Context: one part of a larger RNA
RNA sequence: UCCGGCGAGUUGCGAUCACUGGCGAGGUUAAUCACGGAAAGUGAGGAGCCGGAGGGAAACCAAGUCUUAAUAGGGCGUAAAGUCAGUGGAUGCAGACCCGAAACCGGGUGAUCUACCCAUGUCCAGGUUGAAGCUGCCGUAAGAGGUAGUGGAGGACCGAACGCACAUCCGUUGAAAAGGGUGGCGAUGAGGUGUGGGUAGGGGAGAAAUUCCAAUCGAACCCGGAGAUAGCUGGUUCUCCUCGAAAUAGCUUUAGGGCUAGCCUCGUAUUAGUCUAGUGGAGGUAGAGCACUGAAUUUCCUAGGGGGCGUCAAAGCUUACCGAAGAAUAUCAAACUCCGAAUGCCAUAUAGAUGAUGUACGGGAGUCAGACUACACGAGAUAAGUUGGGUAGUCAAAAGGGAAAGAGCCCAGACCUCCAGCUAAGGUCCCAAAGUGCGUGUUAAGUGGAAAAGGAUGUGGGAUUUCGAAGACAACCAGGAUGUUGGCUCAGAAGCAGCCAUACAUUCAAAGAGUGCGUAAUAGCUCACUGGUCGAGAGGUCCUGCGCCGAAAAUGUCCGGGGCUAAAACACGACACCGAAGCUGAGGAAUCCGCAAGGAUUGGUAGAGGAGCAUUGCAUACACGAAGAAGCAGUACCGAAAGGAGCUGUGGAGCGUAUGGAAGAGAGAAUGCCGGA
Numbered sequence: 001u002c003c004g005g006c007g008a009g010u011u012g013c014g015a016u017c018a019c020u021g022g023c024g025a026g027g028u029u030a031a032u033c034a035c036g037g038a039a040a041g042u043g044a045g046g047a048g049c050c051g052g053a054g055g056g057a058a059a060c061c062a063a064g065u066c067u068u069a070a071u072a073g074g075g076c077g078u079a080a081a082g083u084c085a086g087u088g089g090a091u092g093c094a095g096a097c098c099c100g101a102a103a104c105c106g107g108g109u110g111a112u113c114u115a116c117c118c119a120u121g122u123c124c125a126g127g128u129u130g131a132a133g134c135u136g137c138c139g140u141a142a143g144a145g146g147u148a149g150u151g152g153a154g155g156a157c158c159g160a161a162c163g164c165a166c167a168u169c170c171g172u173u174g175a176a177a178a179g180g181g182u183g184g185c186g187a188u189g190a191g192g193u194g195u196g197g198g199u200a201g202g203g204g205a206g207a208a209a210u211u212c213c214a215a216u217c218g219a220a221c222c223c224g225g226a227g228a229u230a231g232c233u234g235g236u237u238c239u240c241c242u243c244g245a246a247a248u249a250g251c252u253u254u255a256g257g258g259c260u261a262g263c264c265u266c267g268u269a270u271u272a273g274u275c276u277a278g279u280g281g282a283g284g285u286a287g288a289g290c291a292c293u294g295a296a297u298u299u300c301c302u303a304g305g306g307g308g309c310g311u312c313a314a315a316g317c318u319u320a321c322c323g324a325a326g327a328a329u330a331u332c333a334a335a336c337u338c339c340g341a342a343u344g345c346c347a348u349a350u351a352g353a354u355g356a357u358g359u360a361c362g363g364g365a366g367u368c369a370g371a372c373u374a375c376a377c378g379a380g381a382u383a384a385g386u387u388g389g390g391u392a393g394u395c396a397a398a399a400g401g402g403a404a405a406g407a408g409c410c411c412a413g414a415c416c417u418c419c420a421g422c423u424a425a426g427g428u429c430c431c432a433a434a435g436u437g438c439g440u441g442u443u444a445a446g447u448g449g450a451a452a453a454g455g456a457u458g459u460g461g462g463a464u465u466u467c468g469a470a471g472a473c474a475a476c477c478a479g480g481a482u483g484u485u486g487g488c489u490c491a492g493a494a495g496c497a498g499c500c501a502u503a504c505a506u507u508c509a510a511a512g513a514g515u516g517c518g519u520a521a522u523a524g525c526u527c528a529c530u531g532g533u534c535g536a537g538a539g540g541u542c543c544u545g546c547g548c549c550g551a552a553a554a555u556g557u558c559c560g561g562g563g564c565u566a567a568a569a570c571a572c573g574a575c576a577c578c579g580a581a582g583c584u585g586a587g588g589a590a591u592c593c594g595c596a597a598g599g600a601u602u603g604g605u606a607g608a609g610g611a612g613c614a615u616u617g618c619a620u621a622c623a624c625g626a627a628g629a630a631g632c633a634g635u636a637c638c639g640a641a642a643g644g645a646g647c648u649g650u651g652g653a654g655c656g657u658a659u660g661g662a663a664g665a666g667a668g669a670a671u672g673c674c675g676g677a
Base pairs, nucleotide, nucleotide: 001677002676003675004674005673006672011094012093013092014091016089017088018087019086020085021084022083023082026050027049028048032044033043034042035041054061055060064076065075066074067073097235098234100232104225105224106223107222108221109220115199116198117197118196119195120194121193122192123191124189126158127157128156129154133150134149135148136147137146138145162186163185164184166183167182168181169180170179201217203213204212205211238612239611240610241609242608243607248261249260250259251258252257262367263366264364265363266362267361268360269359270358273354274353275352276351277350278348279347280346281345287339288337289336293333294332295331298328299327300326304322305321306319307318308317309316370395371394372393373392374391375390377388378387379386400411401410402409415588416587417586418585420584421583422582426578427577428576429562430561431560435575438573439572440571441570442569448564454549455548458546459545460544461543462542463541464540465539466538467537475533476532477531478530479529481506482505483504486500487499488498512527516525517524589602590601591600592599593598613666615663616662618660619659620658621657622656624654631650632649633648634647635646637644638643
């Protein structure tokens, strides 16, 4: 991992609703007793219970009663039949659908491991160092002291056994549930070790680490309470049919749980409901505005303040200072409004549409993590596949076609069958169904087929303006002068470092006190400007279509690919075709409505409701079977499904059908359990 078997809403009692049955103003027995085959059952048993009357705290009264001073009002009643069983749904108490804790408590078992302690034994090769004391000698007044021996101390030294476990390598489904290799540390001591004994679970022991107490320790192990509890996770077994949600509100030691409501379903009753138009309403959003509240711009005016002058003090004068209020000007606001829509909302006696969609009561739920997209907003960074609400859609619970591929986008809602047709979105060169279609333009960038600020004689369209046959624009030829080297500055400053003037003047067809290059300064080249040659358009600005640059990332290049350029790109226009489980056609099924003819409907998770299939006993009836039962294997049959036959082989003794009734009644999942491969 697979196969087989086992494996989860049960049972009792209570109360509740529906259905079925009995009796019915009544209904019903319980314990117990009798009979009986041990029973099944039959009979007796009316105690008790429910109903038939309620109101009040009660006394009490009673179709009424309570409140109260009240014969007033009001509350609850009266005017609708129950009861006893059975079946089904859900529910309460019980383990209560099944499996699953970590834990808690009680009673016991453990110190053969290990910690510490007690008793009694035992072990420590060899080598080194050489304390005190003692003796001789020297020394001293006597000492002290010195020296040579002797001596053999030490949590002394080196190092085996023994003990430990510091480093590193190996081992890591190991040789080993802690080891092996190489080194290391202690090795007469707070040393190692044998045997016997002691301390026990909130307890022991601990040179102290939450360390050890039998491979178990922040509280050992075994059995029991015990099926502890689990608002948590997982699992929960046949089929078909009808309807079909929610992820919200309020409250919650509540937030991944509940309760009530909302939304779903079933039953009963009833008669409204929804949409559109019209009509009548409430409102303060978008926008706009500045009349209020605030924010905020410039100017004027000026109360007041500051500076200066003045003075003994002042008055006064003054000011490119600040400046309330006021005037003018141009603005801003979710918590501003003199104003103010569109939608939406409420009500409708009118009109139209729809056709059971509404409401009430009762039984049963599930839901309380929602997701994305579009639009108008808040939070955030006008970030997020972010977060919070609002409106709508889709997904959730929705398959099909398109978007290469894709829960939430676009189209469209799958009852079944068909080798029939028409369309939607989207497409029509090939992959790949359908136009290498038509008309007019655009693009040259493979733009299309990723991106901004910004940049540019890309190119198409439009508008406007200037110059131009009195000759423009470009090109070529020629000129481009004089006062003057303007004045100043400066080493120099001559058109061209800098400052001042430059709307100076003269000669002119024209020529700046000079547009650049250049020189140390001159010089030189050139421009503006003018003439000539030439001969028809030239220049500027604005709006707009499509393009260009800006453009660097990691497997392989931003069309799905091939490939595409008067297109297979883009824009506009008209036509044809393809294209889905949409629509139509043909056949069939079910549900609902309808007298019928006929019509409508039939995606579906949680969930509600309905109808069935299969399994094993039992009761009754009837069949089958050694001329071969069940089971097993094969098989082209039948049924809408669960399923059911027939035949053949195997097998070798039981078994089926119909009706009813009862359940240990359906397996693919539970890191399920047991067995096997």
Description:
This is a predicted structure of a 677-nucleotide part of an RNA (large-subunit ribosomal RNA, domain II) from bacterium 1XD42-54. Its mean pLDDT, the model's own confidence on a scale to 100, is 85. It matches the Rfam family "Bacterial large subunit ribosomal RNA".